The RNA shown here (small-subunit ribosomal RNA) has 1389 nucleotides and comes from an uncultured bacterium.
Its Rfam family is "Bacterial small subunit ribosomal RNA".
[in-house]
RNA sequence: AGUUUGAUCCUGGCUCAGGAUGAACGCUGGCGGCAGGCUUAACACAUGCAAGUCGAGGGGUAACAGGGGUUUCCGCCCGCUGACGACCGGCGGAUGGGUGAGUAACGCGUAUGCCACCUACCUUUAACAGUGGGAUAGCUCCCUGAAAGGGGAAUUAACACCGCAUAAGACCACGUUGUCACCUGACAGAGUGGUAAAAUAUUUAUAGGUUACAGAUGGGCAUGCGUGACAUUAGCCAGUUGGUGAGGUAACGGCUCACCAAAGCAACGAUGUCUAGGGGUUCUGAGAGGAAGGUCCCCCACACUGGUACUGAGACACGGACCAGACUCCUACGGGAGGCAGCAGUGAGGAAUAUUGGUCAAUGGACGCAAGUCUGAACCAGCCAUCUCGCGUGCAGGAUGACUGCCCUACGGGUUGUAAACUGCUUUUUUACGAGAAGAAACUUGUCUACGUGUAGAUAAUUGACAGUAUCGUAUGAAUAAGGAUCGGCUAACUCCGUGCCAGCAGCCGCGGUAAUACGUAGGUGGCAAGCGUUGUCCGGAUUUACUGGGUGUAAAGGGCGUGUAGGCGGGGAUGCAAGUCAGAUGUGAAAUCCCGUGGCUCAACCACGGAAUUGCAUCUGAAACUGCGUUUCUUGAGUGUCGGAGGGGAAAGUGGAAUUCCUAGUGUAGCGGUGAAAUGCGUAGAUAUUAGGAGGAACACCGGUGGCGAACGCGACUUUCUGGACGACAACUGACGCUGAGACGCGAAAGCGUGGGGAGCAAACAGGAUUAGAUACCCUGGUAGUCCACGCCGUAAACGAUGAGCACUAGUUGUUGGUUCCGCAUGGAAUCAGUGACGCAGUUAACGCAAUAAGUGCUCCGCCUGGGGAGUACGGUCGCAAGACUAAAACUCAAAGGAAUUGACGGGGACCCGCACAAGCAGCGGAGCAUGUGGUUUAAUUCGAAGCAACGCGAAGAACCUUACCAGGUCUUGACAUCCCUCUGACAGGCUCUUAACCGAGCCCUUCUUCGGACAGAGGAGACAGGUGGUGCAUGGUUGUCGUCAGCCCGUGUCGUGAGAUGUAGGGUUAAGUCCCAUAACGAGCGCAACCCUUGUCGUUAGUUACUAACAUUAAGUUGAGGACUCUAGCGAGACUGCCGAGGUUAACUCGGAGGAAGGUGGGGAUGACGUCAAAUCAUCAUGCCCCUUAUGAUCUGGGCUACACACGUGCUACAAUGGUCGGAAACAAUGGGAAGCAAAGCGGUGACGUGGAGCAAAACACCAAAACCGGCCCCAGUUCGGAUUGCAGGCUGCAACUCGCCUGCAUGAAGUCGGAGUUGCUAGUAAUCGCGGAUCAGAAUGCCGCGGUGAAUGCGUUCCCGGGUCUUGUACUCACCGCCCGUCAAG
Repeated sequence: AGUUUGAUCCUGGCUCAGGAUGAACGCUGGCGGCAGGCUUAACACAUGCAAGUCGAGGGGUAACAGGGGUUUCCGCCCGCUGACGACCGGCGGAUGGGUGAGUAACGCGUAUGCCACCUACCUUUAACAGUGGGAUAGCUCCCUGAAAGGGGAAUUAACACCGCAUAAGACCACGUUGUCACCUGACAGAGUGGUAAAAUAUUUAUAGGUUACAGAUGGGCAUGCGUGACAUUAGCCAGUUGGUGAGGUAACGGCUCACCAAAGCAACGAUGUCUAGGGGUUCUGAGAGGAAGGUCCCCCACACUGGUACUGAGACACGGACCAGACUCCUACGGGAGGCAGCAGUGAGGAAUAUUGGUCAAUGGACGCAAGUCUGAACCAGCCAUCUCGCGUGCAGGAUGACUGCCCUACGGGUUGUAAACUGCUUUUUUACGAGAAGAAACUUGUCUACGUGUAGAUAAUUGACAGUAUCGUAUGAAUAAGGAUCGGCUAACUCCGUGCCAGCAGCCGCGGUAAUACGUAGGUGGCAAGCGUUGUCCGGAUUUACUGGGUGUAAAGGGCGUGUAGGCGGGGAUGCAAGUCAGAUGUGAAAUCCCGUGGCUCAACCACGGAAUUGCAUCUGAAACUGCGUUUCUUGAGUGUCGGAGGGGAAAGUGGAAUUCCUAGUGUAGCGGUGAAAUGCGUAGAUAUUAGGAGGAACACCGGUGGCGAACGCGACUUUCUGGACGACAACUGACGCUGAGACGCGAAAGCGUGGGGAGCAAACAGGAUUAGAUACCCUGGUAGUCCACGCCGUAAACGAUGAGCACUAGUUGUUGGUUCCGCAUGGAAUCAGUGACGCAGUUAACGCAAUAAGUGCUCCGCCUGGGGAGUACGGUCGCAAGACUAAAACUCAAAGGAAUUGACGGGGACCCGCACAAGCAGCGGAGCAUGUGGUUUAAUUCGAAGCAACGCGAAGAACCUUACCAGGUCUUGACAUCCCUCUGACAGGCUCUUAACCGAGCCCUUCUUCGGACAGAGGAGACAGGUGGUGCAUGGUUGUCGUCAGCCCGUGUCGUGAGAUGUAGGGUUAAGUCCCAUAACGAGCGCAACCCUUGUCGUUAGUUACUAACAUUAAGUUGAGGACUCUAGCGAGACUGCCGAGGUUAACUCGGAGGAAGGUGGGGAUGACGUCAAAUCAUCAUGCCCCUUAUGAUCUGGGCUACACACGUGCUACAAUGGUCGGAAACAAUGGGAAGCAAAGCGGUGACGUGGAGCAAAACACCAAAACCGGCCCCAGUUCGGAUUGCAGGCUGCAACUCGCCUGCAUGAAGUCGGAGUUGCUAGUAAUCGCGGAUCAGAAUGCCGCGGUGAAUGCGUUCCCGGGUCUUGUACUCACCGCCCGUCAAG
């Protein structure tokens, strides 16, 4: 930094960026320097080498060389010389080198001690080396064995071995003096006795030998402190602990043994189990820490496994011995041999780790007088990008930002890109040629000089594996040299294509379901670079184990409570000590490493030198404040005492009344009981009810109270006895006696267990009745354990204040319980101590909250926590009669789980309000027939869309053809339609004929303009393209529905809050309204509301034809003249604003009532639809991205289909009738509208549809043009004179054409239906209901739709309930928001 959420703060885990690595893997690879290289099988090993040397110890002479002798030659002889195999002997093989198995230990580290020890070679000092002896290997001979080897005989030497002598200051014994130290003692010195030495060599000057003191070096032993995990390892130990004595050792010691005692270790972790070599150091980290122990250095341990000793100064011995074991090899089967954890190397294991190299030139080691020999130690080389450091693969210029290519594109261009080309320059590196080191100061040898005897110096010669290497020079020429991973965020770096929850990616979050910056390629980008990525591991980030430096009310976490052990911590004064502490000094803290400085390789890495550091340990000296320890003292902490009051504190015994139940008796009769409603149950064998008496058990009403007591659990009638604690007052006593408290011990609700009682009520289990889809529940009727008592277990609870105990300090206000003091006559007031509550400041907290009873500020001690799940589970242990309790993991899995608060949404939460939401009414729907739409089914096709409200008389304001998108069949392919190019024709259209199912096609007739460029049209041709009602409404625009004409939605500034957010827009009124008023940390503003617009209702005015007609004239008639009054028409105005009055209200907003008025409180109706919701509807109105079709998914024609029909649903029409039907009458009375391919009058014909006719009218002019109503007659309650479906016949109209499939008329036929189940719709007034009329579409075809007028009601108490909505509030584990989330079972995979 990312990641829990819609967003926020916090807690908390997971993950990433950094550094490191003995690494491995993938791709790639130019050079050099420096380093590193079996982490696994301490697995097994072929082969070679890794420890020898000395002839100046010895006897000697196997091989080689020289010499001598002999021999014709082959050869033979002589240890004579150089030398030397084997052998005796000396020194060394205990170092060097390897490995890390074992070891949790005095193993290692550090600091001490040895008065308890050893030390070859080396050094210093002192002394000595006399005299004898016997063997033995080798060699020779013999025997034996396959071999390894073994045996015997004879002979021989030594610096090999053994005597005797000598010998001290050595050692031992005895006794003794002095000094020192003191736990045992040490040192020095007289004395006596005893013990033990030696080796020679030769070049004659040395080397070597023996004894002894000491030194140096190297070791041995002991001790303090430090040095893993697990307590689900708590007790361990018999040589164990100590003593005495002895043995043993270089030396102390139970190291070993005999005897005696019974100790010793352990919660400060013994014993056991697991793991592990330790350190210097290395990595990381700011540090403290954490992790590691490869290379280098120190120590330890080991050497096939186990054991044992020998030799030796040193070993219990890597390349020695013996024994046992496993394994391998040889074998003549009788026996033998071997030990790479030395250097190379092999096999095996493994992700994985190198050459069977060179040299002793240097450094170092063994032996030797030396030369020298040996040295897989070492120095070098080889292999490996394993790490690290350095260098290079060019540099500079060069724009028309070249062409081409890749890629992208809006097609203009952009980008790759100064990149390239081109010009100039350089040559590190490569290659070739040439020159060519330091490392050798030195050693060795010769000569000389100095000082005498050996060193020092000089001089000459000589010695290099690496290596002809490093390095230098010359030549050539940009020539020989770039990759890997990344590009969604974290995290620097973006586009195209492909793919389509596939293939795949991924460290975390997460990408991918047709427009993927996340997959795969490409182009491009950023970052590294001879490397780059990945994987593993460690530290960091992680303050995420918190010493530095965390927490524990609700996130994980306070033990249920007390008493108290160890431990930790602890009041005031004085004094001593000096353990802690502080200061100084000394020693040590190896080197290397790290750091600083300087220097050497051209730099760097690397190396060298110097310094610092090594924070530690030990010793000495000093200080005395603090802690500690000792002594002394004090009273305030703590305790005691005296007096006093309060209390459901505890235990035991006894007593009481009310109530329930049961029993007995009486009265009394049919029910009781129970529930939401019932039933089971009880009751005529007498219940319930009621009266009286009795029995028995359990619990104690009122008082009773955020009142009391108790450590907690808990404690409630009354009395008595016994008993604990707290509080107040006093200040007499003790004198820090205190606080906390791991283990331990005790107490500890309810339930449960054991034994014995008791049992009224209640009541798990159980039974029955209900409820329910079921109901192993909730409700009811019964009912057993249990509840009660005694004794004994259990030991847990949301045992909670989810808050451990103690002490101190830090504003206040107000209740209450107990006590005391003061004032006051008194009700009362003030003060104080101890409890118990509420509020609140500072402070604190993530917030909520806490706030003197702290969750504030400090100190002391204890318990507990470290992501969620698995799991408080398994195993083990302890306890328990059991149930179970306590203690308490891991595998695996997830990226969260969680706390507090915020905005919404939701609630069969609450409060308030509204709406034909309910209620009150009217008329319906749902039943019938028909119309129409939909589903379903059917079909070649029944084209497509719409789907709860908000699809279903919807798109469609009108499917016979057309429409038409569907189906069958016939045709066309630049196309039915658009633009562009070329050629030809002069038309096209129209009429007639033939052909065809029709389109198509064939023929005939008729037939252009022109400014001569052409225009227009047709035919033919080529390609660009046309075309698509094909897909995606989840890629879109536009349009629309819906919540909803609901009253809401948002902003600026300010303020509050860590923040999301809040406030404003919560409160009180009021309104249709976030409408207005008041109040107010808010003040303002915007979109909505309202108003502005249209229409309707009244009046005025202007105007007066086609409308009108009061007066005058006239007619059959407002017909005409005339009029401008009226109606009406259509322009302009007026009018309504709570304006006026009264009452209420806060003097408000406003409400109610009234006046006036045509109209009164938005007058009625309409248009007008905030922020947004539903991935709502539409790609088939249109437009449009992407995808798809292109002789077809395009175009055209005929016919068919969209009109099908067991069925289901929606919307309507007509009815079921008498408020009706039917017949007749009276020229009864409208409005909106459209009318020329039109409306059509009168008249005539027809029963009628209609026909004929054609006056009039482009319309206030003509026509379309009313019905119900009203008046009268008949019908008489029926399937009818209701109802009209269905069907037959005959007609009419439109139209190319009414078969599929139109409408209308007449006659005849006369179905269902008698008011409609559950349920459900509309409507609050000119409304519902009812009656007709018009229009759009349209050739024709409405019961639909949009409009118009006529007649014209009923009801509204009210807001409990249903539905929808608004505001406030509350809960929430929801936020995709309850159609949410989520639990369990079962099934499948």
Model confidence (mean pLDDT): 85 of 100. The sequence is in RNAcentral, with records from ENA.